[in-house]
Context: one part of a larger RNA
RNA sequence: CUGGGUGUAAAGGGGGCGCAGGCGGCGCGCCAAGCCUGGUGUGAAACCCCGGGGCUCAACCCCGGGCAUGCAUUGGGAACUGGCGAGCUGGAGUGUCGGAGGGGCAGGCGGAAUUCCUAGUGUAGCGGUGAAAUGCGUAGAUAUUAGGAGGAACACCAGUGGCGAAGGCGGCCUGCUGAACGACGACUGACGCUGAGGCCCGAAAGCGUGGGGAGCAAACAGGAUUAGAUACCCUGGUAGUCCACGCCGUAAACGAUGAAUACUAGGUGUCGGGAGCCAAGGGCGCCCGGUGCCGCAGCAAACGCAUUAAGUAUUCCACCUGGGGAGUACGUCCGCAAGGAUGAAACUC
Numbered sequence: 001c002u003g004g005g006u007g008u009a010a011a012g013g014g015g016g017c018g019c020a021g022g023c024g025g026c027g028c029g030c031c032a033a034g035c036c037u038g039g040u041g042u043g044a045a046a047c048c049c050c051g052g053g054g055c056u057c058a059a060c061c062c063c064g065g066g067c068a069u070g071c072a073u074u075g076g077g078a079a080c081u082g083g084c085g086a087g088c089u090g091g092a093g094u095g096u097c098g099g100a101g102g103g104g105c106a107g108g109c110g111g112a113a114u115u116c117c118u119a120g121u122g123u124a125g126c127g128g129u130g131a132a133a134u135g136c137g138u139a140g141a142u143a144u145u146a147g148g149a150g151g152a153a154c155a156c157c158a159g160u161g162g163c164g165a166a167g168g169c170g171g172c173c174u175g176c177u178g179a180a181c182g183a184c185g186a187c188u189g190a191c192g193c194u195g196a197g198g199c200c201c202g203a204a205a206g207c208g209u210g211g212g213g214a215g216c217a218a219a220c221a222g223g224a225u226u227a228g229a230u231a232c233c234c235u236g237g238u239a240g241u242c243c244a245c246g247c248c249g250u251a252a253a254c255g256a257u258g259a260a261u262a263c264u265a266g267g268u269g270u271c272g273g274g275a276g277c278c279a280a281g282g283g284c285g286c287c288c289g290g291u292g293c294c295g296c297a298g299c300a301a302a303c304g305c306a307u308u309a310a311g312u313a314u315u316c317c318a319c320c321u322g323g324g325g326a327g328u329a330c331g332u333c334c335g336c337a338a339g340g341a342u343g344a345a346a347c348u349c
Stems, first nucleotide, its partner, number of pairs: 004320003007303002012317001014201004021194003025088002028085004033081002035077008048066007091191001092188003095184004103177007110154001115149007125136002162169002206247006215241002220236004258316006266294009276284003298305002322349003331342004
């Protein structure tokens, strides 16, 4: 490189938008670049293949034919690819109406609980554990009542329920705003799919500046346990966790399953919407879109997947090529740093 692969064996980029590129619906006309066909020229000789001939044979040599898959030019063809033109509506999009939703951003409000402060009642314990101790408490704790402060998170509802491209999103209200879905079938008329680079988003931890700090809690301290105990358990406790702005750019960023389209038995649950039927309380089946479970064909090494495919096909991107060395070194790019991205070899089994 080819072939073969990428749920779990090595392998899907964390996610989106999108330039270039690749690929692209239905019917009609024209062109003829690709494509097909004929002619001509060329494709040197030798070599090679076939036939024949000369050295007694052969090697060797000679003659004729073929081959020379190519290139150029010219005549023709028009199914397919391509180009141009004018159309179409099924792909895609727009519109009108409608309901669902923790989708996003900003502002405001609320109650429960923890902690702390003040005051009242009240007295000797509280707390904690396997058992204890450290700790707190006669300077009055724990418990209890009232008032106040402050921060963070929103019990029940809550559900293999909903929304989002992913990360993720959950008290209530308001404003701004994104997407999906259903019904109608009015409008545009292929406007599409994918997407190397690029740009943007991206949990937690971490970093910078300023604020905030109730609870929790790396580090740290003490008490236990133990042979030891730099742990597990207990009492404390600082960064941090929270907010604003700016960085970082990682993850078991997982469905360990890239995106899009079409096709291929069923059964059952659930969410959103629709029209219909009925003995209309409500129920029944049907259609569209999501989300689960079971299961046939098929696939699979098996496990399992199975209309939400890991089935059958097509298009595009990414990635893999024995284990270790190593996601290391070097170089480069990015970053304040931590580090990230790209990413070897020697050697060894």
The prediction has a mean pLDDT of 90.
The part of an RNA shown here (small-subunit ribosomal RNA, central domain) has 349 nucleotides and comes from an uncultured bacterium.
RNAcentral holds the full RNA, with entries from ENA, Greengenes and SILVA.